Formats: sequence, C1' cells, structure tokens
RNA sequence: GGAGUGGGCUGAGCGGUCGCCACGGCGUCGGGCGCGCAAGCGAGCCGGCGGCCGUGGAGGAAAGUCCGGGCUCCGCAGGACAGGGUGGUGGGUAGCGCCCACCGGCCGUGAGGCUAGGGAAAGUGCCACAGAGAACAGACCGCCGAUCGCCCAGCACCGGUCCCGCGGGCCGUUGCCAGAGCCAAGACAGGCUUCGGCACGGACACGGAGGACGGCCUGCGGGACCGGUGCUGGGAGGAGGUAAGGGUGAAACGGUGAGGUAAGAGCUCACCAGCAGGCCGGGUGACCGGCCUGGCUCGGCAAACCCCACCCGGAGCAAGACCAAGCAGAGGGGAGUGCGGCGGCGCGCCUUGGCGUUUUCGCCACGACUUGCCGCCGCCGCGGGCUGGUCCGGCCCGUUUGACCCUCGGGUAGGUCGCUUGAGGCGGCGGGUAACCGCCGUCCCAGAGAAAUGACCGCUCUCGACAGAACCCGGCUUACAGGCCCACUCCGGGU
Repeated sequence: GGAGUGGGCUGAGCGGUCGCCACGGCGUCGGGCGCGCAAGCGAGCCGGCGGCCGUGGAGGAAAGUCCGGGCUCCGCAGGACAGGGUGGUGGGUAGCGCCCACCGGCCGUGAGGCUAGGGAAAGUGCCACAGAGAACAGACCGCCGAUCGCCCAGCACCGGUCCCGCGGGCCGUUGCCAGAGCCAAGACAGGCUUCGGCACGGACACGGAGGACGGCCUGCGGGACCGGUGCUGGGAGGAGGUAAGGGUGAAACGGUGAGGUAAGAGCUCACCAGCAGGCCGGGUGACCGGCCUGGCUCGGCAAACCCCACCCGGAGCAAGACCAAGCAGAGGGGAGUGCGGCGGCGCGCCUUGGCGUUUUCGCCACGACUUGCCGCCGCCGCGGGCUGGUCCGGCCCGUUUGACCCUCGGGUAGGUCGCUUGAGGCGGCGGGUAACCGCCGUCCCAGAGAAAUGACCGCUCUCGACAGAACCCGGCUUACAGGCCCACUCCGGGU
C1' cells in the first nucleotide's frame, strides 16, 4: 500500500420568527374557606384560560409483535389426556427460544464464520429424477461359468443290427420193388431198426446216410454301423455364480495391499478409518488422549410421525379501579308438583272408660281421623355458569316468583387514576476470561388520548438513509445514505 475479519460509536450542525404537547411560575376568570350585619378584607384550597415567562419534548431501531418477564384481572390455576415450546456442556439473568465461555461438526490460506447439536443397533414412514437395484439391496454392461445342462472330438465299457470265419444242435429232402423184426393200435393209418434185388456212380473192387443240399436255432472270434454310460480335452454361454471394474445418482452396504477363488467377495490376513464393549489418564462437564478386545462395517431424514428429558393456567392498559351521567323493556327456550324434620294456617275425625285427686289436672286402656297449603332447614336428583381444548375434581347459582341461554330493543362515547422512579441512565472503584454482578457518588430524561416534535427564513458541510413513542422492561429479528474509532488476519513492497 492492497484485500479482508470481528467489534464499538454516530445517524448533519448553528441562528432567527411563528406554532404544537406536558410541567412550573405569574396574571385573569369562576367556585369554595375564614372574619364581618354588610360593603369588603384575609389566606392562596380547587378548577378553567386561544394571556405572559421559563424548562423539557421520539429511535437505534420507537418497526415486526417473534420470545421472556413485570403489572392487572379472571370462583388460586389440583389430577389425567390432548396441545405447544425447547434440546451439546458449564455459567449469567427476574426470566427467555437471549447473552458469555467452552466442546463437537462443517466452511475459510488466515483473522474468523455457520451450527434446531438428545435418540435412526425402540417402532412406523419417506428417499424426487436417473438407475438393474434406495436398505435383512441389486445382475444393465462387464467378469466367471467351479456345479447342472448343451455341442464337438478321443478313449474305455455295455447293448443292438449287419457282414465274414470256425464250430454245435434240430428238422426236411436224398430213385424204385419186395420182405423180416420190434413198438404201438378197437380198426384204418403210424413210428424205429434192418436184409435182399433193380437203379445210380465207377474200368474193376466197390460205394453211400457218421454224407450232400436246404431251412431253423445257437456258441466263439473278427469287422462295420448305431445307441447308451463313464473319463479326458475343447467350445458356446442356457441355468447359475459374482458387488472387484464400468455406468446412474445427493447417497450404492468401509479403504489400500496380499492371500484365496472358476471369477469374486472381510471369505481370510496385515495396516488404516469408523463403530461397539472394557480399562487407564485429563477436564466441574460437554468431551479429549491412550491401550486392549470383537470382522461388528450397522446409509440418510426426527424444523416426518414418534420416543426421552425439561418448561408452559387463561386473557390482556379497550388490562383494571373510582366518580359522574343515562336507560325500557319485549319475545322465546329452560331443570322435581321428590323425601325428611320443625313451625304456622286450614280441612276431616274422635272427644269413651278406669284410677289418683275436693276441682282444675295427671296417668292408663280402648276407639276415630291421619289430608291440603305456606315458610325455614337438611338430603337426594335435575338444570346451568366459571375453571377459554376434553374428562374428572373444585367453586357458585337456580329448580317455575325460574338460574342460565338465544333473539330484538334501549342507554353511555365525559372526567380521574393506572402513566412512567425503572431488573433506570452516567461516572468511579472492586470481583469475574467474559456475559454479568457488588458498592459508592450523581442525575430525573416524552407521557398524549384523535393523539404533540412542525413550518418558514439565513448560513455552513461530506447535501443527509431507514424510519414516529401509546402500560413498562430485557432480548431477538428485520430496514438503514454516509462517517469515525479500536483490535486482528492474509498478500505485496521498503528498511
């Protein structure tokens, strides 16, 4: 020098004239007081005034009316439920959702800033779009395809068909004639064995059938083909496996590496991160640091329902109190002819006998009647008001001369108080890191009620923002032209 961060203060100034509100003084008017027969005098009590003088007269936010209180009133506010609020810890305070200090988280290079910051491993719910899948996850691409299945090849085994070779068994045929024996039979027929002659072959001897031909069955060996089973190898990816990788998303179920696997995966291991449990140390505490154990890896949202802890009665100065003045009521709804006691009045009925006693009268026995109204008290029931959500509880009023409720109508629009002295301002000293607190001194600083702060002129400057008290106070939030001061941070330069 530049760029910032945090905090504090200020919110044009001077003069003149005329106004407005409040208070005080004077004046004046009216009323009242004392003395006096009165005229009047005295004191200076109350009120009015468009008279005179003096003093004071909006804000840091007076605003929004968002929190917390004071004050006032409400038949003291008790219980349960509902409802609302607050939500790290410690402190401050009358109190708070405020302030201070600290802790944790996030952001910033930093000074610093933001933080509604209990519980999501109680339950329910939600998570847009995109995406295959959004919470006991999910298979889109990709990877694998161990296992099951498919295709191809080879080998082994089994089965079938055909062919070849060697063998076995059975049946049929193998010329004609005649005879014998046996078996069998009711008869006809039949079966087996065998001799001879003719025929056939051969030159003759002689020969055949234990042969040949055909058919059927079957054994062994070999070959070809087909089928099945198993093994091995290869292929494609159907089932399937896989959350490593890609892709979607705000968020995808820890990270890195190694092992492992068909490929993968906390599947296993090492380290790291988180979580849970235990222990130790520090701190009043939130919390922080360290060690050990457990593969536990559990998403986010509670200003979603909800759970937990704590707090909350309601209404508000048109609160509320007093004085004065004024008024007119009407219609409708609306809950016991309850029970008991006492008293009074009325109605009804009986007034007989015995005993004591001189009588009045008292006692005993029998009989008749025993109902209505009014007043007071008590109990029960019922109706209603208040306790500004509901119920209970509580208090009060009334129960037909009727509490209370609804509708219509009538009157008032005056005065006084509340009202500004207050958790007050300023200064000093002390305590505390601070918020804040204590003590001393000093000051009084708007109080209206249709509602006061304004208008005009002159001068100066950097030419002027947001904005007006209404019972009061403490906060928060929001709006705001400009100016001043303090502390601190980062960057650049010089010494």

The prediction has a mean pLDDT of 76. The RNA shown here (Bacterial RNase P class A) has 495 nucleotides and comes from a Planctomycetota bacterium. Its Rfam family is "Bacterial RNase P class A". By type it is a ribozyme. Rfam describes the family as follows. Ribonuclease P (RNase P) is a ubiquitous endoribonuclease, found in archaea, bacteria and eukarya as well as chloroplasts and mitochondria.